Predicted 3D model of a 72-nucleotide RNA (transfer RNA) from Candidatus Woesebacteria bacterium UBA5073. Rfam family: tRNA. By type it is a transfer RNA. It was read from a public genome assembly. The coordinates come from a structure-prediction model, not an experiment, and the mean pLDDT is 81. The source organism's lineage runs through Bacteria, Bacteria candidate phyla and Candidatus Woeseibacteriota.
RNA sequence: GGGCCCAUAACUCAAUGGUAGAGUGACUCCCUUUUAAGGAGUAAGUUGAAGGUUCGAAUCCUUCUGGGCUCA
Numbered sequence: 001g002g003g004c005c006c007a008u009a010a011c012u013c014a015a016u017g018g019u020a021g022a023g024u025g026a027c028u029c030c031c032u033u034u035u036a037a038g039g040a041g042u043a044a045g046u047u048g049a050a051g052g053u054u055c056g057a058a059u060c061c062u063u064c065u066g067g068g069c070u071c072a
Stems, first nucleotide, its partner, number of pairs: 001071007010024004018055001026042005048064005
């Protein structure tokens, strides 16, 4: 230098172009003598960045950034 893959909540991951979710974790409450376990609930996201297409984009297209694999 060429090709391919990945980037979504604190972490691990979902999500047919049509309300962004789950598990773990955090916090509050219940339970318990206390902790752990268990039960109920709450908060947490400019979907890596910038453009484009579209009535509508996490999703399609382009460029860039970061990471990984591979070829030379």